[in-house]
Context: one part of a larger RNA
RNA sequence: UGACGGGGACCCGCACAAGCGGUGGAGCAUGUGGUUUAAUUCGAAGCAACGCGAAGAACCUUACCAAGUCUUGACAUACCGUUGAAGUCAUCGUAACGGAUGGCGCCCCUUGGGGCAACGGAUACAGGUGGUGCAUGGUUGUCGUCAGCUCGUGUCGUGAGAUGUUGGGCUAAGUCCCGCAACGAGCGCAACCCUUGUCCUAAGUAGCCAGCAGGUGAAGCUGGGCACUCUGAGGAGACUGCCGGGAUAACCCGGAGGAAGGUGGGGAUGACGUCAAAUCAUCAUGCCCCUUAUGAUUUGGGCUACACACGUGCUACAAUGGCGUAAACAAAGAGAAGCGAGGGGGCGACCCGGAGCGAAUCUCAAAAAUAACGUCUCAGUUCGGAUUGCAGGCUGCAACUCGCCUGUAUGAAGCCGGAAUCGCUAGUAAUCGCAAAUCAGCAUGUUGCGGUGAAUACGUUCCCGGGUCU
Numbered sequence: 001u002g003a004c005g006g007g008g009a010c011c012c013g014c015a016c017a018a019g020c021g022g023u024g025g026a027g028c029a030u031g032u033g034g035u036u037u038a039a040u041u042c043g044a045a046g047c048a049a050c051g052c053g054a055a056g057a058a059c060c061u062u063a064c065c066a067a068g069u070c071u072u073g074a075c076a077u078a079c080c081g082u083u084g085a086a087g088u089c090a091u092c093g094u095a096a097c098g099g100a101u102g103g104c105g106c107c108c109c110u111u112g113g114g115g116c117a118a119c120g121g122a123u124a125c126a127g128g129u130g131g132u133g134c135a136u137g138g139u140u141g142u143c144g145u146c147a148g149c150u151c152g153u154g155u156c157g158u159g160a161g162a163u164g165u166u167g168g169g170c171u172a173a174g175u176c177c178c179g180c181a182a183c184g185a186g187c188g189c190a191a192c193c194c195u196u197g198u199c200c201u202a203a204g205u206a207g208c209c210a211g212c213a214g215g216u217g218a219a220g221c222u223g224g225g226c227a228c229u230c231u232g233a234g235g236a237g238a239c240u241g242c243c244g245g246g247a248u249a250a251c252c253c254g255g256a257g258g259a260a261g262g263u264g265g266g267g268a269u270g271a272c273g274u275c276a277a278a279u280c281a282u283c284a285u286g287c288c289c290c291u292u293a294u295g296a297u298u299u300g301g302g303c304u305a306c307a308c309a310c311g312u313g314c315u316a317c318a319a320u321g322g323c324g325u326a327a328a329c330a331a332a333g334a335g336a337a338g339c340g341a342g343g344g345g346g347c348g349a350c351c352c353g354g355a356g357c358g359a360a361u362c363u364c365a366a367a368a369a370u371a372a373c374g375u376c377u378c379a380g381u382u383c384g385g386a387u388u389g390c391a392g393g394c395u396g397c398a399a400c401u402c403g404c405c406u407g408u409a410u411g412a413a414g415c416c417g418g419a420a421u422c423g424c425u426a427g428u429a430a431u432c433g434c435a436a437a438u439c440a441g442c443a444u445g446u447u448g449c450g451g452u453g454a455a456u457a458c459g460u461u462c463c464c465g466g467g468u469c470u
Base pairs, nucleotide, nucleotide: 007470008469009468010467011466012465013464015460016459019424020423021422022421023420026315027314028313029312030311031310032309033308034306035305042053043052064301065300066299067298068297069296070295073125077124078123079121080120081119082118083117084116087104088103089102090101091100092099107115108114109113127290128289130288131287132286136284137283138279139278140277141275143273148187149186150185151184152183153182154163155162156161167178168177169176193267194266195265196264198236199235200234201233203231204230207226208225209224212223213222214221239261242255243254244252245251317417321376322375323374324373325372327370333364334363335362338357339356343352344351345350383414388409389408390407391406392405393404394403430452431451432450433449434448435447436446
C1' cells in the first nucleotide's frame, strides 16, 4: 500500500422480508455424468459447464469405428513430356468410390509460338478438427452498468508512499454543492445514438373512407377525396422551468400545468483490472509431432446405446375445468428451386389443380386465451395422455438402425409433490397464442411479436453479493 476478519460505522441490490408462480414427486423432451461399446468424435466443469459450441447428427454434416481403396495426393505454386480437350451419355463391373469399353464433343489468341485444361512423370512441397489456450493474436464470459481506476504539476514524508480521491451534505452515480495543500486533467458516470409514449408540418399509393355520387347477396367494389387512421421524413415537447422546505447551495417533499415529471419506459453502450477463466475444433499463429499416414476417398455403422444419478424444460394431476356448437379482437415477420388463394377429392395428415404475388397490392393466415349456449357432476373420471398394435400421409437416392405428421384401437404413472431451492416490483409476474432463423424433412429449444393481466414491498435485525471510511 493492499487483501482478509464469526472488528466497527454508513449505504445499495428481488439480497432478505411482504407477496405471486415454479423446480425438487409423475410421464415425456433435451443436455451432462456414469456405465456399455468396434465407435458411442471433440470441447465446456461452482456462481460464470450441463435445451452450452450445435440457428436444427437418416446419407452428407462427421471430426469417431469397421471394411475397401489412393500416395506429389481431395486442395496450392513451380518444372518436363503427351494430348486437345474439359465434360457428358450408354454398357460392363463394384457394396460404393476407384475402374474398363464405346458414342457425342475437339478450346482461345495468334501461328516460329504462347495461353488454358486434362493426363503421365520427377522433386520441392501440399495436407493434419494431431499436441500445447500454462508459448500467443483475435474474440468471449465474469465480478458489474458495480462506481470506481488513474495521471501531470505542486506540497508533505529519509523512504515505501501520502495528498488530490479524505471531511459535512446530496445523488442512480468520484452526481453535484460547501470546506480543505492542493490546482487541474484523463478513462469510466451522465449526455450525444436507436426505439416507444403526445402534438405539428409537408407528402397520399399498394394505405385510409368523413362528406358527395354510382353499385352489390355482401364488400373502399368504382368515380372521387386525403379530413381521419396509417406510413415514412422533418420539427416541437421536459429543463426541477413555476409555487414550499433547505446553508441563500447542491438537492429533497408535495402541488400546478401537461400526452409524459424529476435519468418518462426499453435497448445499444461494459473503465483500470480479476480469474495462467474459455476457445490452437470459427479464424490466425510459435514450437513439437505424422508424412504409402495422425493425410485423402467410398460404403456401412456410430454420435440416437441404458441398471442408474443430476441440470434445464414441456404436459399434467382437473370444474377459475374438459368436450361440442356457432361468433369477435392483434402485433411482428417471411416468401421465387419460394409463399401458394378461390375450387374439387379425402374422416384426417394430405392430394389434384393452379389465380395472384419479388409483395403497405398477393399468399402464409385460422390468432388463441376470451365472451355466448349446451353437456359432463367429483370419479383415476368425457381428468391425464405415456406406451403399444394396425392402417395411412409427407420430405428425401434412401426413414431398419434413426424423421415428422394423421386416423383408429390401447389407455400407464400422476389426486399438487420431503429436505431443499429458483424467478419476478408493472403492462412486470402469471397465462394465451403468432412469427422467424437454422432448414429437403425434423422445435417441448432459441430469438422476437402481440392478447388478457395481478398480488406485495412494514422495513434493513438476519442470509448472500457489492461500495465508502476506519
Small-subunit ribosomal RNA, 3' major domain from an uncultured bacterium, 470 nucleotides, folded computationally.